[in-house]
């Protein structure tokens, strides 16, 4: 000097899964007034159900330590990935968020 994996930021793509009850607000209707009726809301709470792609937990091969054995087999503990699995967290109109992927800029600097 070149510069991998990796990291940060920006842009783009980006899946899944909802009913019900109560409260509240409330167009409109109506009344002398109040009561009442009532489209709607994506607000608050309850019940039951559901989803997996923020985060988090689990484990296979394999690795390591210990016990045991003449040596093995064997026993036991720890580490150990995912789009698998759990559903603690999160989510179930849209928006937002969103793993992952692509592009760009920057940081960084392994091996050589």
């Nucleotide at each position: 000097u070149c510069g991998a994996g990796g990291g940060u930021c920006g842009c783009g793509u980006g899946a899944g899964a909802g009913a019900u009850c109560g409260c509240c607000c409330g167009c409109u209707u109506g009344u002398g007034a109040u009561g009442g009726a009532a489209a709607g809301g994506a607000g608050c709470g309850g019940u039951c159900g559901c989803c997996g792609a923020a985060g988090g937990g689990g484990c296979a091969a394999g690795g390591c330590a210990g016990c045991g054995u003449a040596a093995a087999g064997g026993c036991c503990g720890c580490c150990g990935a995912a789009a698998c699995u759990c559903u603690c967290a999160g989510g179930c109109c849209a928006a937002a968020g969103g793993a992952a992927c692509g592009c760009g800029a920057c940081c960084g600097g392994a091996c050589g």
About this RNA: The RNA shown here (Glycine riboswitch aptamer) has 112 nucleotides and comes from an Actinomycetota bacterium. The model forms 91% of the base pairs in the Rfam consensus.